[in-house]
Formats: sequence, structure tokens, C1' cells
RNA sequence: CAAGAUAAAGCCAAACCUAUCGUGAGGUAGGGACGGAAAGCCACGGGUCUUUGGGUAAGAAGAUAGCCGGGUUGCCUUAG
Repeated sequence: CAAGAUAAAGCCAAACCUAUCGUGAGGUAGGGACGGAAAGCCACGGGUCUUUGGGUAAGAAGAUAGCCGGGUUGCCUUAG
């Protein structure tokens, strides 16, 4: 530099349950593992969803980084 193995070490944790915050989408904590090589971070572009709006609209305010793209930082390994 490249790659991510039926391997090694460690890491994260979907659904679901409990508690709690929020009108809501959802967030946080604990349990729990479907999965993940950025499932670390950033709402910048697109998508989806929520609230509001009202004209099934536009607009406004939000959520999602585990939908895709982009930006940025980075652990381990060497089957190369």
C1' cells in the first nucleotide's frame, strides 16, 4: 500500500423485555444478540419516518449515521 479469512485478540449491539425522557418519529440506561470491518463521529446531498400545516400541496420544526452517498478519525490481523 492492499485486503478483511469458516482464523486470533478485542469492540459495537437489531428485534424483543424493563425503567425513564419526548405530543411523536425516536433518545438514554439495564437485560438480550439479528447482525456489523467503521454498526466510531458529522444531518452536507438523496431517501424514509414524525409533529405541525393545510390545498392528500408548499412551507416550518424534528428523527434516522444499523437506508444510500459524501466528509472525517481510527483498532486488530497478514490467509497478500
c-di-GMP-I-GGC riboswitch aptamer from a Campylobacteraceae bacterium, 80 nucleotides, folded computationally. The sequence was found by an Rfam model in a public genome assembly. Model confidence (mean pLDDT): 86 of 100.